[in-house]
C1' cells in the first nucleotide's frame, strides 16, 4: 500500500422566517429512532383467578464461570465443518416410537439391479479322450454378483491387501462409527485397550429427556356521567278507561310528579419535558461540512445528490432494514528502510 477479520461510534451542524401538536394566563417551554419496525421473548403496571398437584400449551437446550428478577448478554473452553490466516458457522436425543426424504435414479431404508461383471452350480450346442467316468470351448437365464459406470445434496462404512467364476466384512491391516473397560479432565470431552463386524439423513416434523412458566391485556383498568327506554320506592288524582263479571261490592289499575340506583353515549384519569385524537413532530432560505460530475495551472467556481425508516402504556432484550463517514485491535500478500 492492497485485500480481509473482529469490535465500537455517528446517522450532517448552526442560524433566520413561516407552519403544526401539547403544556402555559402570558412570556415562553417541549416535540421521533438506532432501529420508533417485526410484535418474537422477558419484566413493570392493571384486572381476573389461585389449598396443593396434574393435563394441555409455551419458552429455553454443548461445558464451566460471571452479570441480570427474567429474557438475554459476556468470558473461557469442547466437538464437527469452512477459511492460508485473523476468524466464522453449528450444538440435548435419529440405537424409545411414528412420520418424511421433491426431481433424477434400479433402489432414498423390511433394500435393490438400468448399464455392467461372471459361468463355479443348472441348462443347451460343439469338440477331445474314453467302456464309462472325465476334460475343453461356446452360448445363455426365471442363475450368481454389487467391484466399476450412471442418478442424486445424500447410495447401505472408507482405503489397501488377500480371496473368488465374478464378487462381497467373506477374511485381514489401518481409519471412521458402535458397545465395554481402564486412565485423564470440575465438565463438555479426550487417550489407550478389548469386542462383535456396521446401525443413511431430517427433531426450525411429531415426539422423548431436562429446566422454567397462572390467564388476559392500556380496547388493561379506575372515576364522573346525558337524552331516550326500562327498573325500584314514594306521593297525588277521579265525577274512574279497562278487566275479573250479567249486576252489586271488592281488587288490579291507565295518568301526573318526586326520589334512588344500574347501564349506554360522552368526558377525565391511567399517561411520561413528544404524546392522542387515525394521531402534530414539517417547509423554505443562508453559512459551513460530506459525496459525485463539469470548468480552472491554481486558489476556487457551478450543478446535482445524501440511506433505512418514522412513536401510540412503559422498560430490558432478540431479529430484520440501513447511503455514507470515523475509531480501535488483528490477519494475509507485496514494496521500502
Nucleotide at each position: 500500500a492492497a485485500g480481509g477479520u473482529g469490535g465500537g461510534u455517528c446517522g450532517g451542524a448552526c442560524g433566520a422566517c413561516c407552519g403544526c401538536g401539547c403544556c402555559g394566563a402570558a412570556a415562553g417551554g417541549c416535540g421521533a429512532g438506532g432501529a420508533a419496525a417485526g410484535u418474537c421473548c422477558a419484566g413493570g403496571c392493571u384486572c381476573c383467578g389461585u389449598a396443593g398437584a396434574g393435563c394441555a400449551g409455551g419458552a429455553c437446550g454443548c461445558u464451566g464461570g460471571a452479570g441480570g428478577c427474567a429474557a438475554c448478554u459476556c468470558c473461557a473452553g469442547a466437538u464437527a465443518g469452512c477459511g492460508u490466516a485473523a476468524g466464522c458457522u453449528a450444538u440435548g436425543g435419529a440405537a424409545a416410537g411414528u412420520g418424511c426424504c421433491g426431481c433424477a435414479g434400479a433402489a432414498a431404508a423390511c433394500a435393490u439391479a438400468c448399464c455392467g461383471c461372471c459361468c463355479a452350480c443348472c441348462g443347451c450346442u460343439c469338440c477331445c479322450u474314453u467302456u464309462a467316468a472325465g476334460g475343453g470351448a461356446g452360448c445363455a437365464g426365471a442363475g450368481g454378483c454389487a467391484a466399476g459406470g450412471g442418478u442424486g445434496a445424500a447410495a447401505a462404512g472408507g482405503u489397501g491387501g488377500g480371496g473368488u467364476a465374478a464378487g462381497a466384512g467373506c477374511c485381514c491391516a489401518c481409519c471412521g462409527g458402535c458397545g465395554g473397560a481402564a486412565g485423564g479432565g470440575u465438565g463438555a470431552c479426550c487417550u489407550u485397550c478389548c469386542g462383535g463386524c456396521c446401525a443413511g439423513g431430517c427433531a426450525a416434523a411429531c415426539c422423548c429427556c431436562g429446566u422454567c412458566c397462572g390467564g388476559a391485556g392500556c380496547a388493561a383498568g379506575a372515576c364522573c356521567a346525558a337524552a331516550u327506554a326500562g327498573g325500584a320506592g314514594g306521593a297525588g288524582a277521579g265525577g274512574g278507561a279497562a278487566g275479573c263479571u250479567g249486576c252489586u261490592c271488592g281488587c288490579u289499575g291507565a295518568c301526573u310528579c318526586c326520589u334512588c340506583g344500574g347501564g349506554u353515549a360522552g368526558g377525565u384519569c391511567g399517561c411520561a419535558a413528544a404524546g392522542a385524537u387515525a394521531a402534530a413532530u414539517g417547509g423554505u432560505c443562508g453559512u459551513c461540512g460530506c459525496c459525485a460530475g463539469c470548468c480552472g495551472u491554481a486558489a476556487g467556481g457551478c450543478u446535482g445528490g445524501a440511506a433505512c425508516a418514522g412513536a401510540a402504556c412503559c422498560u430490558g432484550g432478540c431479529u430484520u432494514a440501513u447511503a455514507g463517514a470515523c475509531c480501535c485491535a488483528c490477519c494475509u500478500u507485496c514494496c521500502c528502510g
Molecule: Bacterial RNase P class A
Organism: bacterium